A computed fold for a 73-nucleotide RNA from a Bacillales bacterium, annotated as transfer RNA. Rfam family: tRNA. The family's RNA type in Rfam is transfer RNA. Its family is annotated with triplet codon-amino acid adaptor activity in the Gene Ontology.
RNA sequence: GCGGUCGUGGCUCAGUGGAUAGAGCAAGAGUUUCCUAAACUCUAGGUCGGAGGUUCGAUUCCUCUCGACCGCG
Repeated sequence: GCGGUCGUGGCUCAGUGGAUAGAGCAAGAGUUUCCUAAACUCUAGGUCGGAGGUUCGAUUCCUCUCGACCGCG
């Protein structure tokens, strides 16, 4: 330099054009307990890496760009 995969709450991931973007773990609060743990209930936390485009509508499609990893030279 060329090609490919990936980037979504603190972490691991789902979501392949349409509803206020979800789940598990973690965090906070409560119930329970002598206390802790466990269990159960609730709560908060996301400008979907960034910019532009297509579309009535984009996390999703297209272009550029940034980063991580893999391959080729």

Record summary
Its mean pLDDT, the model's own confidence on a scale to 100, is 82. NCBI's taxonomy places the organism under Bacteria, Bacillati, Bacillota, Bacilli, Caryophanales.